[in-house]
This is a predicted structure of a 104-nucleotide RNA (SAM riboswitch aptamer (S box leader)) from Hymenobacter jejuensis. The organism belongs to Hymenobacter, within Bacteria. RNAcentral holds the sequence, with entries from Rfam. It matches the Rfam family "SAM riboswitch aptamer (S box leader)". Rfam's curators write: The SAM riboswitch is found upstream of a number of genes which code for proteins involved in methionine or cysteine biosynthesis in Gram-positive bacteria.
RNA sequence: GCUUUAUACAGAAGAAGGGAGAGAUCAGGCUCUGUGAACUUCUAGCAACCUACCUUGAGCUAAGGUGCUAAUUCCUGCCUAAAAUUGUUUAGGAACUAUAAACC
Numbered sequence: 001g002c003u004u005u006a007u008a009c010a011g012a013a014g015a016a017g018g019g020a021g022a023g024a025u026c027a028g029g030c031u032c033u034g035u036g037a038a039c040u041u042c043u044a045g046c047a048a049c050c051u052a053c054c055u056u057g058a059g060c061u062a063a064g065g066u067g068c069u070a071a072u073u074c075c076u077g078c079c080u081a082a083a084a085u086u087g088u089u090u091a092g093g094a095a096c097u098a099u100a101a102a103c104c
Stems, first nucleotide, its partner, number of pairs: 001104001003102006013043005021032003026077004044069003049065003053059001054057001078093006
């Protein structure tokens, strides 16, 4: 990196360095940011996918491997349906993305 499966409206931040951007990409919107963005390190925390453990199940712990710690994956984009009637709203689905596990 490909494929498959599962999940994504819950939850959880301080310090130091850094010094202007950030929210995956493109577009539109909206938001965060010198009261300090990205990023790096340390510490802390959240969750419970895998491992581990047991009484083997809506099990348990947080020890190990990951992950995560603004806003629903920040919202919309494509399809379907309903409402509304000038362009939106709601519901469902798809796609994309992220993470885990398995496989190549």